Overview: Predicted 3D model of a 71-nucleotide RNA (transfer RNA) from Antithamnionella miharai. Rfam family: tRNA. Rfam classes the family as a transfer RNA. The sequence is in RNAcentral, with records from ENA.
RNA sequence: GGGAAUAUAGUUUAAAGGUAGAACGUAUGACUUGCAUUCAUAAAAUAUUGGUUCGAAUCCAAUUAUUUCCA
Numbered sequence: 001g002g003g004a005a006u007a008u009a010g011u012u013u014a015a016a017g018g019u020a021g022a023a024c025g026u027a028u029g030a031c032u033u034g035c036a037u038u039c040a041u042a043a044a045a046u047a048u049u050g051g052u053u054c055g056a057a058u059c060c061a062a063u064u065a066u067u068u069c070c071a
Stems, first nucleotide, its partner, number of pairs: 001070007010024004018054001026042005047063005
């Protein structure tokens, strides 16, 4: 320098273009003399910018980051 893949919650990950879910974790409450376990509740996410579409996490383009292949 050229090609390819990936990017969703704090972490690990689902979601055939039609309400963004789960597990673990975190917070609050209950239980306990106290801690842990358990139960209930809550907060928390589509890398960025455009395009296509009635409708985009999903399709297209560019950019950014990471990984990888070739030279």
A source record names the gene trnA-UGC.